Formats: sequence, structure tokens, C1' cells
RNA sequence: GGAGCCGGACAGACCGUCGCUGCGGACGAGGGCAAGCGCCUGCGUCCGGGGAGGAAAGUCCGGGCUCCGCAGGGCAGGACGCUGGGCAACACCCAGGAGGGGCGACCCUCGGACAGCGCCACAGAAAGCAAACCGCCACGUCAUGCGUGGUAAGGGUGAAACGGUGGGGCAAGAGCCCACCAGAUGCCGCGGUGACGCGGCAUGCUCGGCAUACCCCGUCCGGAGCAAGACCAAAUAGGGAAGGAGGCCGGCCCGGCCCAUGCCUUCCGGGUAGGUUGCUUGAGGGCGCGGGCAACCGCGCUCCUAGAGGAAUGACGGUCACUGCGCCCGGCCAUUGCGCCCGGCGCGGGACAGAACCCGGCUUAUCGUCCGGCUCCCGUG
RNA sequence: CGGAGCGUGGCGCAGUCUGGUAGCGCACCUGCUUUGGGAGCAGGGGGUCGAAGGUUCAAAUCCUUUCGCUCCGA
Repeated sequence: GGAGCCGGACAGACCGUCGCUGCGGACGAGGGCAAGCGCCUGCGUCCGGGGAGGAAAGUCCGGGCUCCGCAGGGCAGGACGCUGGGCAACACCCAGGAGGGGCGACCCUCGGACAGCGCCACAGAAAGCAAACCGCCACGUCAUGCGUGGUAAGGGUGAAACGGUGGGGCAAGAGCCCACCAGAUGCCGCGGUGACGCGGCAUGCUCGGCAUACCCCGUCCGGAGCAAGACCAAAUAGGGAAGGAGGCCGGCCCGGCCCAUGCCUUCCGGGUAGGUUGCUUGAGGGCGCGGGCAACCGCGCUCCUAGAGGAAUGACGGUCACUGCGCCCGGCCAUUGCGCCCGGCGCGGGACAGAACCCGGCUUAUCGUCCGGCUCCCGUG
Repeated sequence: CGGAGCGUGGCGCAGUCUGGUAGCGCACCUGCUUUGGGAGCAGGGGGUCGAAGGUUCAAAUCCUUUCGCUCCGA
């Protein structure tokens, strides 16, 4: 100098003008209640102060909170899945183990295939426990053919063909036997909390893949969601309770008939519109000390940082800083160059994206800038 | 906030559950037929299955993430 790996931080600053939305205060003109003093409420103007994120996103997980349900247990369904730890909890995080990829820094994956039911297209003789197409060998036959039997060493097919090399052996062959190598299973010892690792002995045992299809095993899960839920509560319609009243017969009373569950007044309760609340101080942030490899935990000090409700946090201009391209001039030098650095001018660039009850994660999007640790290659000394 | 479904030639769909050569109808192209056109007959082209990654020998199909559209409930 180039190429790369891992982790972290930031997400331009300041000024001016015009705007948006809550909160507090002052003033103004209204409205409502009240005998009144006053109180409440929306609107306008002014002043002060506050006003998005690292992902606010996707809504993929986990929890808080709230309501409903619930003696206890099971089925179904769903999620997760090496080991140990962290956490309120998790599918997250940390540390470790095994396998795989990369020269490397580093990254990716993770229960069970001798419980069951299955699948392995095409090709190939044969695809899962046995199998003979060619070939090899033996026998029969007059026969290079054919038939019967043996054979998995060779050929060919395939993603995958039942250990590998060498020797013995055999009719030809084969772990059939032997040596070495690789693996599997069982037992023992040592290390480790454990996953697992290392070593020894024995057995010729050589045993395919797929569970990211069903399934089995283990662990966990009651349901719904702030439109949860709580409070206040209009008009209209309907419900309940109490009281009252009509017309006809008639002078009046009693009585009867008509109308037929209706009419009027008062009160009550439920729900709707609407309003208030839930609402933001929280498993919270920063710093220091201590414990721990770490995730994280404990203690002390300190800080307060949007709470809207069709939904605000913006636009324009200027200066400075950052950066890309082009041009020009001056400076720099072991290198006089298509070099590097500094300065000047012009044209540009600044992303992804907007809280909606709140947290912890994951995933995805993102112009760029900076910092820390590390790897490989090239050059020079 | 909660839930379900869909995406496959130009258009409408099947295939996905149970992985194994991507198919059907209309449309398009060529030829025959006709005086010509339509209809009919024969033949043909065109898609790598919305995108990316993974599992597998093999993915439209299984798993994960993501993009777009539609519908339902409170």
C1' cells in the first nucleotide's frame, strides 16, 4: 500500500424568517352555572419552556399490565431442541462441545433413523437386505452356443452400490484368513458439573441417506387484548314503578259499555353518541466500585427525556464543517510524475425512515463518517 | 390490534398436502383449407414458478426471512 474479518459510536452544527402540536402564565371577546362573591369551558393573541429512532418499521417471539375463566389432571393443538450458565421471560444473550466451510482473522449448523409408518425419481442387474447384466470359475453337453450352480475382486449406472492397501488362500472369489490403516459397538481407567475428550482391552462387527414430511422422546404454553379495562353520561326509541285523566247512557251518584296496553306527569335503571381516565418513572439511562472468563448481578452517587388522538416535531435562506467530480494556480520532493499534500473556483451529495399502552429480543432497510482489535498478500528498510 | 388466503407463459387457472421431465384453456406464429376472411384441421414458439437464503442427490412444492395484493374479525 492492497484485500478482508469482528466489535462499537454518530446519524451534521449555528443563525434568521415563516409555520405545527401539548404544557404553564397573561390579556381579550363569548357561552354555561350561580342571588352574589365567583367557578367551569372552548376560541383568539402574546410570552416562556418541551417535542421521534437506531431501527420508532415488520408484528416474528417473550414478558409486564388489564379483564374473563380456573378443584386437580389429561387429550388435542402449538413452540422449542448439543452442554452449562444468564434473564421477569424467550425462538434472545454468554461460555464451552461436536461436525462442516475458509490459507487465515473468523463464519455456519445442532435431540432420535436397531419404536413405528414411509420415501429414495431417471439410470442401473441390484437402492436397503438383499440382489448375477457383462465378466470370472466349475459341471453337463459334439458344441465359441445353451443350461445348472458358485462368485460382489473387475466393468458399467448413479447423489449414494455394503470398509481401504498389500499378502495368503481358492476351481474362481470373498474379512474366508493375516498385517497395517480407517470406523463401529461393548467394557475399563483418567480428565471435565456436563456435552464430550484422551488412553487401554475385546469383538472381523463394517452397520447408507432423509425427521427443514409423518412420527418418537424431553421441556414449556388457560383465553383475549389499551378498540384491554374503569368512571361520568345527552337526544331519540324502548323497559320498570308510582300517580292522574277520557267518551257514551245520565240532572247527579252507583253501575254498565266504548277505546285496548294506548295517553299525560314524575321518578328509576341499562346501553349508545360524546367526554374523562388507563398514559408514561421504567425489569429506565449515565458514572464509579465490587463479584464473574463472559452474558450478567450487587452497592453507591446522579439524571428525568414526547404523550398526541385522522394524529404535531416541518419548510426556506445564509454561514461553517464533511464528502464526490471537474478545472486552475501556487507550494512539496532520494522519485520531476498519469505523483502526493495544502489552498482556490465551479457543479453536486447527505440515506433508511415517523412514536400511538409499555418494556426485553430477533429480523429487515440504511448516503456515509469515525474509533478499537485482528488476519492474509505485496513492497521497502 | 388479532387472523386467513393468494402470487406459476400475454390473460384465466391446475400442479404444492404426499419433493423427481412444469401442464390446460384462450391468445400468438407457421402451414393446409377458402375467391378472400372467419370457423375448422395439423404443427410450433414462449414461463426457470414474486425475491433471497437454507434442508436435500434433487425444491414451484419443505423450512426461514422478505416484497406485493386481497379478505375477515374487534